[in-house]
Context: one part of a larger RNA
């Protein structure tokens, strides 16, 4: 010496379910593979190291010894791995009793609003902008009044507040489902933890078939703004936006922070549930989420701090100057668009 790293400097897989692997509670008995000690045998010689010799020195040469960190083979040891068998319950799960949610899927149902049609009233403008104009209106607009269609979003409550593994979910009500969390400790006895591969799922925008289209609105168009103005504003507007099905796999899929466990001052807010004071308002403890403030620690700082980025131990993914380049080749997916995998010359 026997890497160091991934919140911001490259760097955590978008997210899950499990496959080979890795890893792996607590006692007892056994072995004894793996680990230790001992002997033995073998690890060619040359070179290379050490100490001697020998050539006038040295180079070179002889000798001897270490070393050869390794392999067999045989004795022994058993405390840790393993591995066989026993039992246990704290980890995991199952149960029983509570309880919270815009989690998920289908069916219906109702109000506000904007558009539009039809009627009524009622008349010269309405719209729109920094100003304008393009538009729309005497064929009667805009404003108001009733009726009637459709189709899309969910005001107020709404909250660093809830629920999900992530994307993501928000009216009301009924069916069908998934997951959480708190109490009790009756079951089962290590059934766990991670997860290359593998299957799933996945905002938006985008494809295909088939509906649906109110508002919005990528493209075009027109008006304005200017030196131009292929923009920003402005009138209009079609694909998309929606609804079924298949597809398409990305993202500042972000906390920019992979899972899993334990162990490390507090204080304060909030959501859920136990337990306990107290008539009650509260208040205290205790589990489980969710923010803020901070101690030790840690951090290049910012700033993280029991929801760690702090102490540790297990797994995965990932990184290794900038540009070329997330690109060409190939290879696998896609209908396409393109996706993932994924260099190099050159160059600085």
């Nucleotide at each position: 010496c026997u890497g160091g790293g991934c919140u911001u400097a490259a760097a955590g897989g978008g997210c899950g379910c499990g496959u080979a692997g890795g890893u792996g509670g607590u006692g007892g008995c056994a072995u004894a593979a793996g680990u230790c000690c001992g002997a033995g045998g073998u690890g060619g010689a040359a070179g290379g190291c050490u100490a001697a010799g020998g050539c006038u020195u040295a180079a070179c040469c002889u000798u001897a010894g270490a070393a050869u960190u390794g392999c067999c083979u045989u004795g022994g040891a058993a405390a840790c791995u393993g591995u066989a068998u026993c039992a246990c319950u704290u980890g995991a799960g199952u149960c029983a009793g509570c309880g919270a949610g815009g989690g998920g899927a289908u069916g219906g149902c109702g109000g506000a609003a904007u558009u539009c049609c039809a009627g009524g009233u009622g008349u010269a403008g309405c719209g729109g902008u920094g100003a304008a104009a393009u538009g729309c209106g005497u064929a009667g607009a805009u404003a108001u009044c009733u009726g009637g269609a459709g189709g899309a979003a969910g005001g107020c409550c709404g909250g660093u507040g809830g629920c999900g593994a992530a994307g993501g979910c928000g009216g009301c009500c009924a069916u069908c489902u998934g997951g959480c969390g708190c109490u009790g400790a009756a079951c089962u006895g290590a059934c766990a933890c991670u997860g290359a591969g593998g299957c799933g799922c996945g905002a938006a925008a985008g494809c295909g078939u088939g509906g649906g289209g109110a508002g919005c609105a990528a493209a075009c168009a027109g008006g304005a703004u200017u030196a131009g103005a292929u923009a920003c504003c402005c009138u209009g507007g079609u694909a998309g936006u929606c609804c079924a099905c298949g597809c398409c796999c990305u993202a500042a899929a972000c906390g920019g922070u992979g899972g899993g466990u334990a162990c490390u001052a507090g204080g304060u807010g909030u959501a859920g549930g136990g337990c306990u004071c107290g008539c009650a308002a509260g208040g205290g403890u205790u589990c489980u989420g969710u923010g803020c403030c901070g101690u030790a620690g840690g951090g290049a700082a910012a700033c993280c701090a029991u929801u760690a980025a702090g102490u540790a131990c297990c797994c995965c993914g990932c990184c290794u100057g900038g540009g070329g380049a997330g690109u060409a080749c190939g290879g696998c997916c896609g209908c396409a668009a393109g996706g993932u995998u994924g260099a190099a010359a050159c160059u600085c």
Predicted 3D model of a 348-nucleotide part of an RNA (small-subunit ribosomal RNA, central domain) from uncultured Nitrospira sp. NCBI's taxonomy places the organism under Bacteria, Pseudomonadati, Nitrospirales, Nitrospiraceae, Nitrospira. RNAcentral holds the full RNA, with entries from SILVA. It matches the Rfam family "Bacterial small subunit ribosomal RNA".